[in-house]
A computed fold for a 381-nucleotide RNA from a Candidatus Krumholzibacteriia bacterium, annotated as Bacterial RNase P class A. A source record names the gene rnpB. The prediction has a mean pLDDT of 77.
Formats: sequence, structure tokens, C1' cells
RNA sequence: GAAGUCGGAGAGACAGUCGCGGGUCUUGUCCCGGAAACGGAAAGGUUCGAGGAAAGUCCGAGCUCCACAGGGCAGGGUGCUGGUUAACGACCAGGGGGAGUGAUCCCACGGAAAGUGCCACAGAAAAUAUACCGCCGUGCCGCAAGGGACGGUAAGGGUGAAAUGGUGAGGUAAGAGCUCACCGCGCUCCUGGUGACAGGAGUGGCAGGGUAAACCCCACCUGGAGCAAGACCAAAUAGAGGAGGAUGAGGCGGCCCGCCUCGUUAGGACUCCCGGGUAGGUCGCUAGAGGGUGUCGGCAACGGCAUUCCCAGAUACAUGACUGUCGCCGGGGCGGCUUGCUGCCCCGGUAACAGAACUCGGCUUACGACCGGCUUCUCAC
Repeated sequence: GAAGUCGGAGAGACAGUCGCGGGUCUUGUCCCGGAAACGGAAAGGUUCGAGGAAAGUCCGAGCUCCACAGGGCAGGGUGCUGGUUAACGACCAGGGGGAGUGAUCCCACGGAAAGUGCCACAGAAAAUAUACCGCCGUGCCGCAAGGGACGGUAAGGGUGAAAUGGUGAGGUAAGAGCUCACCGCGCUCCUGGUGACAGGAGUGGCAGGGUAAACCCCACCUGGAGCAAGACCAAAUAGAGGAGGAUGAGGCGGCCCGCCUCGUUAGGACUCCCGGGUAGGUCGCUAGAGGGUGUCGGCAACGGCAUUCCCAGAUACAUGACUGUCGCCGGGGCGGCUUGCUGCCCCGGUAACAGAACUCGGCUUACGACCGGCUUCUCAC
């Protein structure tokens, strides 16, 4: 200098003024709203008030309701090994494969010898069949160069992403695992490892190209919906049921009588009770697989123990605005010197992604400027 990896932090800090949401105390067993349930204004005190992703809603859970004898099918998901965890498709450690000089990074990484399908273009042939150029043999035609016929071959050339193990030697008419050595592959055994797997020995002479984020097969897992879940309290209106029941309701009026209007006749006006339940209200609702610190165990993910802290809970939707000082950043001026740093002053800015709504563990995505640890490569001395 260039990279890799792990982590931190992310309204810059403080003060003041005004304001917003929640809790709690006092004024005050007061007042207000409401039929009730229940809720609350005001003043004063005190206290708390967004994020690392609160986001996407992609996985996994808690919690709630619904469903559910048992077994199976279908559907969906996962797929190397060991571990962590409440759980997971997450994480950690490792194996194997690939990329990189390297630190390091990437991989759905079971089965292609159960079956089916597909393999564009090119090519003779894309999978059990075949031969375009070529090589070789036999015989034919031709004076010759050569031509064509039949047969052998798959070494060489050519096509392709991929062509029926690779390299070399022997062998042969030319060739070919036809034979041999090494490599690769299959099988068996031994050794190491918890295991994935690795190493070694022997053996088979070598078989069936690829594709399973194609159908499929194998192993394992898997009920559905979600806080608008759900629980409780509970108007109006309509109405099932029960009890009473002949005059009922409204207006004028202080009240009675009275008058006026409307309704009603037993299949019942009207009054009362009542289940369920809508509006509305309360709970669910924030103390939790919780955070900080220390220590111990573990390579690590993570776990044990001790100690300490309480850290938003709204429902039209709070978490804001302004001022000052300091810090930081940018620009300018003056000065100093070690000439690219620094002192003072002035002006401007103070930023990215983004904002809780039941909670938690992950993953993914977004993010201006910034800080730290470790590692690698290159160059110079």
C1' cells in the first nucleotide's frame, strides 16, 4: 500500500424554555362524562419514553382459540457428520468438493445399478445403437495416378457443455483392457477417528455418459388459524321464553280532576324479568427462553453460578420544536514554522437507513460518516 475477517457504535454531548404519551403521589371517599360497565379534566410533585435493523414477514417458538380414538394415503418441508438450543431450514466445530498466491470465501452435499422422462445447436452417433474424414485387409477396374465394393477398427482428426476410463509400453494387417505398469473406479479386509471420512493392503480387469431446485425412490419432520388470537362487563334496536296484565303512552299543568293526540281488545296493548349478543368499556399488554457486570466450564456456538437493574405500551396513534455553549465536519481570512501541519477568528452544516403496536430466537434486506482487534499478500528499508 492492497485485501480478508471478527466486533463496537450509529437523534454528537450538556444546559435551558415550551410541548406530547404512560406510570405513580397529593389537592380529594371532591368534581366531570356515561343508562351501566367504566373512564377522566385541572394544578402541583416524581419517574419512564424507539431500533440495530423497530423493516421484509422468510423460518422456528411461547401464548390463545378451533379440530383431533388408532393407523394409513395425499399434500408440504428437510437432506454430509458431531454438537448448541425451548425450537429451527438458525448457529458453532469438523469432513468432502470448488475458487483464490494467500488470509479467506462458496456449496439443497441422500439415491442415476427400481422405473419413466429430457439432453437445444452442431455432430455419423446424445445411449445400447452407430462411423463423416481417416487407418488396415481382401479381391475388382485402370498403363499409372487413382477409383469404387465388401469386411475389420474406434488409435488419430472433426462436432459438442458432455462421445463409452486416462497416460505409457507391449501387441496387431490396423487397432482395441486384448495384455502389462502407474493413476482412477468397484469390491473385500486392516488401521485411525464418536462420526462424516482418511490412509494402507489385496482383488476385479473396467461395467450402466449427464440430469433428481425433472417426475420419482429412500430416511426423517409435519393439524389449522392468528392479539382484528381470545376472556370478561354490557346500552339501543329486534326477538325466543317466563311473570303480571285492561286501559296504556305523550302533550297542556306545580299536582289532581279535566281536555287534546296516538295506540290497544285476550291470537292480548302495556309493564317487569331474562339467555345470547352489537356499539361501547376492561383485560390480554409487557418481569421476559429479559438486560448489565463478574467468575467458572467449553476450540466455539453456548451453558452454570453469583450479583445487580426494571428498560415505551398508544388506539388516531406519544417519543417533538427552539435557543445557548462545547465538540465534530466543510469553506475562508490572518499568523507560525519543521512546507503540510498547526494556533486564533469568521461563515455554514451537524447529516445515513429508518420509526414500536402480543412477545421472543434467527435469517434476509437497507444504511452517510466512523472506531477497534486479529490475519494475509505485495513493495521498500
The RNAcentral record of the sequence draws on ENA. It matches the Rfam family "Bacterial RNase P class A". Rfam classes the family as a ribozyme.